[in-house]
RNA sequence: UCUGAAAAAGGCAAAUCUAUCGAAAGGUAGAGACGUAAAGCCAAGGGUCUAAGGUUGCAAAACUAUGACAGCCGGUUGCCAAAA
Numbered sequence: 001u002c003u004g005a006a007a008a009a010g011g012c013a014a015a016u017c018u019a020u021c022g023a024a025a026g027g028u029a030g031a032g033a034c035g036u037a038a039a040g041c042c043a044a045g046g047g048u049c050u051a052a053g054g055u056u057g058c059a060a061a062a063c064u065a066u067g068a069c070a071g072c073c074g075g076u077u078g079c080c081a082a083a084a
Base pairs, nucleotide, nucleotide: 001084003081004080011036012035016031017030018029019028020027021026034071040076041075042074045073046072047069048068049067053064054063055062056061
C1' cells in the first nucleotide's frame, strides 16, 4: 500500500414504539437491534425524497430547493489484524 480471514479493545444502531421539532421529507432524545470495518465526517459530484414558498393553471394538478437523506454511489480521515 492492498485486503478484511480470525480475534481483541471497543464503536454505531434498521424497523417499531414514546416524547418533541418541522408544512412535508425528515431531525433530536429515550427504549429497541435489522444489520454494520468506516453505519466516522462531507449534501459545493451523481442519485433519491419532500414541496412550505414560488411559477403555470378556471380548477384538478404540474414544475421548482433555498428543505432533507451519508445505512444508495462517491469523496475524505481513521482503529485492529492474518495472508500477499

c-di-GMP-I-GGC riboswitch aptamer from Aneurinibacillus thermoaerophilus, 84 nucleotides, folded computationally. The prediction has a mean pLDDT of 87. The source organism's lineage runs through Bacteria, Bacillota, Bacilli, Caryophanales and Aneurinibacillus. The model forms 95% of the base pairs in the Rfam consensus.